Predicted 3D model of a 348-nucleotide part of an RNA (small-subunit ribosomal RNA, central domain) from Rhodobacter sp. RC5-102. The coordinates come from a structure-prediction model, not an experiment, and the mean pLDDT is 89. It matches the Rfam family "Bacterial small subunit ribosomal RNA".

Context: one part of a larger RNA
């Protein structure tokens, strides 16, 4: 490069949007590029293959053949793909009518808890632990009562429930805004899918300014424990955590499963529509979404099974024995941390 693969064995970009390219629904007509066919030319010769001849064989020389799988002319076919022209609705999207929903985003608010301040009651302990110390407390703790700051997160409702492309969303309440689903009938008329490059958005920790700190707590000091304990366990505590801008671009970023399409035995929960029957709170029938079983088939096996990892097809990434290494070196990117691209020798 082939050829096999990618759930757990090496292998799915974290996740979207989309250039270039790649593939692309029915149906007519033309063209005749791509494709078939049939003729001519051309593919020097040497090699390489057949079958012969010549050096006693042979390697080697040499003769005939055929081959040169290609180009190029020109006549023809017209199924399929291409192109050009039309037509069509089953992809795709509009419209109208309803619906669900922690989906963002900014404002506004509420009550429980916890710190802390004040004040009242009240006395000698409290905290804490396997035991105990450090630690608080007669300058009144701890307990409890009324007030008051202040900051973070929303008990219950909570549900293999929901929305979101992912990362991720959860007290109300308003503004503004995306998307998604069900019905309907009219519109458009392939307007679709994939997507190297690029571009966005992307938990938690980190970083830069400025804010703000109640509860937590990396460092850090103290107090147990131990043979030691730079740890587990106690008490204290600072960045962080939280807000406003701005980087950073990584995760076991997981369903360890890349996007779409279209076929393939059920059965039973749940969510959201909608239509039908009555026996007025059930059944049934339908679409999209979310689980659990389980045939066919597929798997090494475990297990997947219409939310495939079965059967088909289009596009991308991406893997090629372990270690060395996801590391050096160079390149981009970043303010640093450090990311991303990514070897070799040398071992087994």
């Nucleotide at each position: 490069c082939u050829g096999g693969g990618c759930g757990u064995a090496a292998a799915g970009c974290g996740c979207a949007c989309g250039u270039a390219g790649g593939c692309g629904g029915a149906u007519u007509a033309g063209u005749c590029a791509g494709u078939c066919a049939g003729a001519g030319g051309u593919g020097a010769a040497a090699u390489c293959c057949c079958a012969g001849g010549g050096c006693u064989c042979a390697a080697c020389c040499u003769u005939g053949g055929a081959a040169c799988u290609g180009c190029c002319u020109u006549u023809g076919a017209u199924a399929c793909u291409g192109c050009u022209a039309g037509u069509c609705u089953a992809g795709a999207g509009u419209u109208c009518g309803a619906g669900a929903g922690a989906g963002g985003u900014g404002a506004g608010u509420g009550g429980a808890a916890u710190u802390c301040c004040g004040a009242g009651u009240g006395u000698a302990g409290a905290g804490g632990u396997g035991a105990a110390a450090u630690u608080c407390g007669u300058a009144g703790a701890u307990a409890u009562u009324c007030g008051g700051a202040g900051g973070a997160a929303c008990a219950c409702c909570a549900g293999u429930g929901g929305c979101g492309a992912a990362g991720g969303c959860g007290g109300c309440u308003c503004a503004c805004u995306g998307g998604c689903u069900c019905g309907a009938u009219a519109c458009u008329g392939a307007c679709g899918c994939u997507g190297a490059g690029g571009u966005g958005c992307g938990a938690a920790a980190g970083c830069g300014u400025g804010g703000g700190g109640a509860g937590c707590a990396a460092a850090c000091a103290g107090g147990a424990u131990u043979a030691g304990a730079u740890a587990c366990c106690c008490u204290g505590g600072u960045a962080g955590u939280c807000c406003a801008c701005g980087c950073c671009g990584u995760a076991a970023a997981c369903g360890a499963u890349g996007a779409a399409u279209g076929c393939c035995a059920g059965a039973c929960g749940u969510c959201g529509g909608c239509a039908a029957g009555c026996a007025u709170g059930c059944u049934c029938g339908u679409c999209g979404g979310u689980g659990u079983c389980a045939c066919a088939c597929c798997u090494a096996a475990c297990g997947g099974a219409u939310u495939a990892a079965g059967c088909a097809u289009u596009c991308c990434g991406c893997c090629u024995g372990g270690g060395g290494a996801g590391u050096a070196c160079g390149g981009u990117c970043g303010c640093a941390a450090g990311a991303u691209u990514a070897a070799a020798a040398c071992u087994c």